[in-house]
RNA sequence: GAUUUAUAAAGAAGUGUGGAGAGACAGGCUCUUUGAAGCACUAGCAACCAUUCCGAAAACCAUCGGAAAAGGUGCUAAAUCCUGAUCCCAAAGGAUGUCGAGUGACAUUCGGGAGAAUAUAAAUU
Numbered sequence: 001g002a003u004u005u006a007u008a009a010a011g012a013a014g015u016g017u018g019g020a021g022a023g024a025c026a027g028g029c030u031c032u033u034u035g036a037a038g039c040a041c042u043a044g045c046a047a048c049c050a051u052u053c054c055g056a057a058a059a060c061c062a063u064c065g066g067a068a069a070a071g072g073u074g075c076u077a078a079a080u081c082c083u084g085a086u087c088c089c090a091a092a093g094g095a096u097g098u099c100g101a102g103u104g105a106c107a108u109u110c111g112g113g114a115g116a117a118u119a120u121a122a123a124u125u
Stems, first nucleotide, its partner, number of pairs: 001125008013042005021031003025084004043076003048072002051068006080117001086114004093110007
């Protein structure tokens, strides 16, 4: 690098160094000299893998579910920041404006799901 499976609206930041970028990509929007990225240290979050225990009639293995703990990763602005191939569903409702005395009429605009892409974990290669 490739493939497969799972997860991604929750959660968790300070210091030093550094000195202009960062949020994958495109568009948007946002963060940033009240100090970006990177690097180091400390702290924290979570629970994918590993570990221990319990349950699924009994024992072993596998699988599924749960609990403990925190060894290996990961993560600590904004929903994966938002939208983004393609497919399916809905045509009802919301928002704004104009008109009307008014039930209301007209105009503009907005959706949900899958999936793709991306990230991380684990396995295989």
Predicted 3D model of a 125-nucleotide RNA (SAM riboswitch aptamer (S box leader)) from uncultured Roseivirga sp. The coordinates come from a structure-prediction model, not an experiment, and the mean pLDDT is 79. NCBI's taxonomy places the organism under Bacteria, Bacteroidota, Cytophagia, Roseivirgaceae, Roseivirga. It was read from a public genome assembly, where an Rfam model found it.